[in-house]
RNA sequence: AGUCGAACGGUUUUAUGGAAGAGCUUGCUUUUUCAUAGAAUAGUGGCGGACGGGUGAGUAACGCGUGGAUAACCUACCCUUAAGACUGGGAUAACGCCUGGAAACGGGUGCUAAUACCAGAUACGUUCCCCUGGUCGCAUGGCUGAGGGAAGAAACAGGAUACUGCUUAAGGAUGGGUCCGCGUCCCAUUAGCUAGUUGGGGGUGUAAAAGACCACCAAGGCGACGAUGGGUAGCCGGCCUGAGAGGGCGACCGGCCACACUGGGACUGAGACACGGCCCAGACUCCUACGGGAGGCAGCAGUGGGGAAUCUUGCGCAAUGGGCGAAAGCCUGACGCAGCAACGCCGCGUGAGUGAGGAAGGCCUUCGGGUUGUAAAACUCUGUCCUGGGGGAAGAAACAAAUGACGGUACCCCGGGAGGAAGCCCCGGCUAACUACGUGCCAGCAGCCGCGGUAAUACGUAGGGGGCGAGCGUUGUCCGGAAUUACUGGGCGUAAAGGGCGUGUAGGCGGCCAUAACAGUCAGUGGUGAAAACCGGCGGCUUAACCGCCGGCCUGCCAAUGAAACUAUAUGGCUUGAGGACAGGAGAGGGAAGUGGAAUUCCCAGUGUAGCGGUGGAAUGCGUAGAUAUUGGGAGGAACACCAGUGGCGAAGGCGACUUCCUGGCCUGGACCUGACGCUGAGGCGCGAAAGCGUGGGGAGCAAACAGGAUUAGAUACCCUGGUAGUCCACGCUGUAAACGAUGAGUGCUAGGUGUUGUGGGUAUCGACCCCCUCAGUGCCGCAGCUAACGCGAUAAGCACUCCGCCUGGGGAGUACGGCCGCAAGGCUGAAACUCAAAGGAAUUGACGGGGGCCCGCACAAGCGGUGGAGUAUGUGGUUUAAUUCGACGCAACGCGAAGAACCUUACCAGGGCUUGACAUCCCCUGCUCGCAUGUGAAAGCAUGAAUUUCGGAUUAUAUCUGAACAGGGAGACAGGUGGUGCAUGGUUGUCGUCAGCUCGUGUCGUGAGAUGUCGGGUUAAGUCCCGCAACGAGCGCAACCCCUACGGUCAGUUGCCAGCACAUAAAGGUGGGCACUCUGGCGGAACUGCCGUUGACAAAACGGAGGAAGGCGGGGAUGACGUCAAAUCAUCAUGCCCCUUAUGUCCUGGGCUACACACGUACUACAAUGGCCUGUACAGAGGGCAGCGAGGCCGCGAGGCAGAGCUAAUCCCAAAAAGCAGGUCCCAGUUCGGAUUGCAGGCUGCAACUCGCCUGCAUGAAGUCGGGAUCGCUAGUAAUCGCAGGUCAGCAUACUGCGGUGAAUACGUUCCCGGGCCUUGUACACACCGCCCGUCACACCACGAAAGUUGACAACACCCGAAGUCGGUGAGCUAACCGGAAACGGAGUCAACUGC
Repeated sequence: AGUCGAACGGUUUUAUGGAAGAGCUUGCUUUUUCAUAGAAUAGUGGCGGACGGGUGAGUAACGCGUGGAUAACCUACCCUUAAGACUGGGAUAACGCCUGGAAACGGGUGCUAAUACCAGAUACGUUCCCCUGGUCGCAUGGCUGAGGGAAGAAACAGGAUACUGCUUAAGGAUGGGUCCGCGUCCCAUUAGCUAGUUGGGGGUGUAAAAGACCACCAAGGCGACGAUGGGUAGCCGGCCUGAGAGGGCGACCGGCCACACUGGGACUGAGACACGGCCCAGACUCCUACGGGAGGCAGCAGUGGGGAAUCUUGCGCAAUGGGCGAAAGCCUGACGCAGCAACGCCGCGUGAGUGAGGAAGGCCUUCGGGUUGUAAAACUCUGUCCUGGGGGAAGAAACAAAUGACGGUACCCCGGGAGGAAGCCCCGGCUAACUACGUGCCAGCAGCCGCGGUAAUACGUAGGGGGCGAGCGUUGUCCGGAAUUACUGGGCGUAAAGGGCGUGUAGGCGGCCAUAACAGUCAGUGGUGAAAACCGGCGGCUUAACCGCCGGCCUGCCAAUGAAACUAUAUGGCUUGAGGACAGGAGAGGGAAGUGGAAUUCCCAGUGUAGCGGUGGAAUGCGUAGAUAUUGGGAGGAACACCAGUGGCGAAGGCGACUUCCUGGCCUGGACCUGACGCUGAGGCGCGAAAGCGUGGGGAGCAAACAGGAUUAGAUACCCUGGUAGUCCACGCUGUAAACGAUGAGUGCUAGGUGUUGUGGGUAUCGACCCCCUCAGUGCCGCAGCUAACGCGAUAAGCACUCCGCCUGGGGAGUACGGCCGCAAGGCUGAAACUCAAAGGAAUUGACGGGGGCCCGCACAAGCGGUGGAGUAUGUGGUUUAAUUCGACGCAACGCGAAGAACCUUACCAGGGCUUGACAUCCCCUGCUCGCAUGUGAAAGCAUGAAUUUCGGAUUAUAUCUGAACAGGGAGACAGGUGGUGCAUGGUUGUCGUCAGCUCGUGUCGUGAGAUGUCGGGUUAAGUCCCGCAACGAGCGCAACCCCUACGGUCAGUUGCCAGCACAUAAAGGUGGGCACUCUGGCGGAACUGCCGUUGACAAAACGGAGGAAGGCGGGGAUGACGUCAAAUCAUCAUGCCCCUUAUGUCCUGGGCUACACACGUACUACAAUGGCCUGUACAGAGGGCAGCGAGGCCGCGAGGCAGAGCUAAUCCCAAAAAGCAGGUCCCAGUUCGGAUUGCAGGCUGCAACUCGCCUGCAUGAAGUCGGGAUCGCUAGUAAUCGCAGGUCAGCAUACUGCGGUGAAUACGUUCCCGGGCCUUGUACACACCGCCCGUCACACCACGAAAGUUGACAACACCCGAAGUCGGUGAGCUAACCGGAAACGGAGUCAACUGC
C1' cells in the first nucleotide's frame, strides 16, 4: 500500500514524415489513414498487500522464559552449482453492440493479446515401485551406491548486445512449523477427574509427528509432589524498592504470543485462515426510487462520549528503512522533524559589590529596647536569559553534478539595558523553625499521639522563623522501616499458639566397618544466557541530562570430562540402638463370674408415749389410725469405713471390700539369639470423665426439673420438707472438658542435697535391722544455664538433633455459609463485612475488700446528761421582694465570716446629685486654712454674700521672691471598682490528726518500675526502746526543751498579810510596827523506773512495793511531719488577666439586709416537790475601769434619776456571787409549774428607737405533763449543775471567750458499728469501691446474614432448528482445450444443483 508500459492487447494524446480527401487567401489550414519517436493508463498479467504500524480483549496454556529435539518438516525474493527451455492448441477481460438496475453492480452477444491458461515431447538431478551392496545411529531408522520400471518441466519472453526473467534438481542463507525437560498467581469452604478418555495395530489427513481425525480391539490415563473446578492475569529482557534474601510491577525501548466491530468459515498464496481481502450470521451506523445496497481508526492526526486525567485534523520523504521497477522514479502518518502539556530528568536565570542616621513602615516589648536588617534606599558594576543588527554550520553519501523538512536553527561577533522573570509548604512532639492578636469543646485542625470549654508556640490572621525552589504541597499505589509470615531471620508453662490419648500408612530423619558405582555435591572446560538496560573506564554535544565505544555483569540452563570425603544407592560384615529367649519381681492395670460385712431406707412383730424432725430462728412435713426412740426378724439396691501414704498401676480418660478364671504392660539380673529390624508420624483406625440420647431391666440412698415452707422490697436462689428423670446393669450412640504439668514424642549431654516406692548388689550379722552402691519410678530444695518476669532447673522451661501439631492485634466468632459426622442435642472443619487503639502477660507502688492477723481511739459496750416533741432566740434553705448585698454546703456550711445591721456600718434597692472625681502623684493660676451668714433642698449639694491673711527661708526689713502645708479653679496623664475568675496566684486557714508516720545519703538486690533500711521477736502513748537481720547512718515528725498548775526552799515585802508587842474603834490591819504565816512573783530544787522484789531473753520493758506533795508522759496548754481534699477565702490584705470609666466610680436621703405558707441546724427556757415562791445568812476566781468604773447619800415600787467621795487601780469602783445553809409556804394541779403572746404606763442610750433597740412596773398567762424512728456529748475535779467576768459596744448577748463554786456514775471487755496504724493476701481499681463493669429495653443509623420468590451471568449435560464453507456422495442439468469419430455425437474431466458428517 502500492508499483511495473522493459509481460499484454487496447485507448487517449504530442511531435515528425508519407499517403489520401476537403477548404481555398497555392502554400497555408484542416480531416482521415500509415509509419516512427515520446507521454499518459482503465483492463489482462507479475510482484507486494502475511512486512511495517496499533492494541492487550482472550489466554494459567508448550502461551511465555530457558535449554534441547526435528532420524517427523517447509521456506517466495537472495547466493552457489548442475541440466534445460522442443512441438502445438483453445480461450478471455479490455473494446463494440444490445440490455437490467435509483444505486451498488450487472446480464447477453461479437472480436482480441500475453511472461495468463492447456495438451504433447524430452529428463542430468527429483519422486514412487521392484531388486541388490556399503556405512552410520539411542529406537523408529538415517546417509550413500548399482540395475530395472513408472511419473513429472519451461515463457525464448522482454530488452537490444549490457543484461533481466523462465523450468527441474542439489546445496547455502534467512525466516518459520512441530515436539520435549525444567520454571511460571490465588482458593482444598474446588477431592476426586476422564469416553476420543489411555493405549494398540490399520487408515484418513498435513509441509510435517500425533486420537489431530475415523473404524475396530484392549481398559486404561490423571490426582494430596494438588488432578478437576472456580477466580485473576498477556509472558519475558527488565522497572521500582531493599544491605541482601525478598516484595511489588510488566508504561516507554526490545523479543515472543494473541487480537483487528462480535462469532464462524474457507479461498488465494512460498507464507494468512489475512487490521486498511472474500463468504455467512449477529449487533450498530449510513444511503435508498423500499426492490436493494454500503461500512468497520486496537494505523497518523482529529471528533463525540466516559473520566480525576492524557497532545497538532503540523512539515518532509533531506536522512534511515521498506514495496515495486532494468532504471528514472512512484508510494511510505514506518521514519526524520516541528507544535502542545513543569508530566519526568538535567542545566541556567530572576542580578553582583559597597552601603548604619542600623531610615521609614510593620511586629513584639519588662517601654529601656528588640526584630524585620545590609535587607531597602543610594552609589559603583556585570550582561547568562532578553532585545536590535551582522555572520552562519555539521547532519550529504561510491566519478562528477544535483538534493536539507528541521532552519537563517545551533553557534560566533557588535550594540542596548537591572531592566521583563518567585513561589509553595511548614513552625506542639516525632521534626528544622515562636511570638502577638482573634476565637472560647464554637469555628476549626489532625499522618500518629492529640489540640480547642477566656491567658491556645496545635484553630484563624499578622510579624518573625525553618525547609525546598520553577517548583512546592496533597491524594493514590508499591517497597522499606516490619525479625510484624522469621530461607537468610520468630515463636507455643502463664502474652496468640502442644492435637484429649494411643496405634500405625505415606512421607521425613536415622548406629559402626569395608568395597563398588557416581544421582546429589565439588572442580576446571565448551556452548548458550539477543540487543538495550545496570556497573566500571574512555570519548562526543560549552556542562549535565542524553548519546557512542570497550570491559564487566547476566548469579541460570545444557553438554562432555574429572574428583570420591559426606548424603543417597548397591553389596558384604558388626553389635552398642531395637527386639526375642531364660530366671526372678511389685502393682486399686483391664475383663468375667462368685462371695462378704457395716450403714441408709422399707416391711412385719414386740416394748413404749407424745411428740419427732428441721433451722440463724421457724414453718411446710411425720405422729394418738401410736410416730421418733428401742429390740428381734425379713426385703432390696448402691457404695466399699479403717488400711491410705505428694504410695502403686495405666497411653490418656481413669482404677480402691474379698476369692477364682482369662489377659495387657512394666522393672531387675546375667548376656543365649536376631542383626539397624529404629524414631516420628499428614490422612486412617481405635480408646476416650461427666452430662446427654436409644432399647430393655433395675431403683435403697442421693437428686436437675417440679411442689410446698421460709428468707426477702422481690427471691423463678442460697436454707428447710418432699420429689421425677438421672445416678446402677446390658447392648448401642454421642466424642466433648480448666481431657491441665494450661509444658507433643524420641535420643544424647550437663553440679549436688534430701525423702519415698520396687528389684538387684556390697558390707555386716545367728538372723532381721542399720550403712553404702546401682537401675527403674515418684516428690522437695538447689548450682550453672535459661526466662519479660513469675519461675524451670537430670521428671528442664538448660545445651543439641529428628519428626509431628499449632500461632501471627482485640472484638465480630469458634459465629455465618458450605461440606462431613450424629436419632437428636450437637460436634469437626471454619470465614468475611464492620468496628476499636488497643486487647493481653508478668511484676511494682498505692488504694480498696460484707479477706486474714495484731493494735489504738468516748469507736462500741457500761453509765450520766441531752438533741429529735413545746415556746422563744439565732443561723440556713426555700419562697417573697424594688432590694431582701455577698460568701460558707457531708464530717470539715448552717449562734459560721459577723468580738454585736435603727443612721453609719452597707457591699443591696429607689430617688436626688458629681465627673480629674470621696482618695494618691505630677503641672499651671489664685488664695492661708478653718470657719460664718442667707436662700433653696429630704439631705448631699447648688447659688449668693460678708469677712480674713498662717508658717519657714532669703532680703533692701515697707514691699518683693521662694518653699511647705492647706483650700478654690483648670488641663491631662490618671484615680476608683466589696465588678469576674480561689479552676491563673501569693498569703492565711480548715481537715485527715497530736494519727505515728513521711523521707534521704551510701551500700546491696532487681533488666526495670522498685525493694532493702521502715521487715521479724518483744515492748511502748509513740518508727518509744531492746534484740535479730545486707544493711549502715541521717533528716522531718514522737519525746524533751517553753507556759500554767500541784510540794516545799530561798530572796523580796506594798497597795498584800497580822503570829507576837503597842495604840485605837460600835465594829473593822483602822494606826504604829513587823515580814513569822497567807499571798504575790523572781530564782533554784524536786520524779529519774533512781531503789527493792517478781516476770522477761542476763535486753527493752511490765507488774507489785517502799519512800514521797506528786510515780511511771503527774494534770492542762502551746506546739500540727511528707502530704490529701483543683477543700475555703480575689469581700481582710496582696496580685496576673479580663471588664466598667458623666459609671460596675463617688456623695446623699429613704428603704432593705429584721420579709414568712414552710423545712433543717445550733442554743435558751421549761414541763416541776432533789421543785417554785418568801425571809434571813455564808464562801470564789478571773477580769474591766478616765469620753471610764462610779462608793456612800437622797428620790422613785422599779428600770432609773439628782448630786457626787475615791480610783490611771494587789490601795478605789464594777461587786449582789449563785447554787448552798436556816426558817416559812405551796401539796401534784396545766398548778404559787411554765413563761410565750398581748395591752397599758414608764426608764435609758442615741441627731433619730415607726419599719427595727434594751430595760422596768401593772395586767394578760399560750404551748408544754420528759418527747417516734433516729441521734449527740462526756472517763475526774470530768459529766451534770450554779453563778461571775470580759471582748465587741453610744445602746443592744439565750451567742462567743474565760473564771471559779458544788460535784457524780461507769468501763466486764474488743464480737459488732465508725475512724485510724502496722504486717499479709486478692484485684479486671489508679479520677483509685462515690472505682470498675454486665445485660435487657426505647429511638436513630451502619455493616453482615437469613428470607416466599424474582432476575442476570457463567459452566455442564440432554434434545431441537441450523448460515457460509471444507471434505465426501450423487451428479438427470451446463460444459472451449484432451481422446475416439468424417460428422453427428460419445468418453474423460470440470461445474451447477441436491445430499451426508
This is a predicted structure of a 1397-nucleotide RNA (small-subunit ribosomal RNA) from an uncultured Bacillota bacterium. The coordinates come from a structure-prediction model, not an experiment, and the mean pLDDT is 83. Its Rfam family is "Bacterial small subunit ribosomal RNA".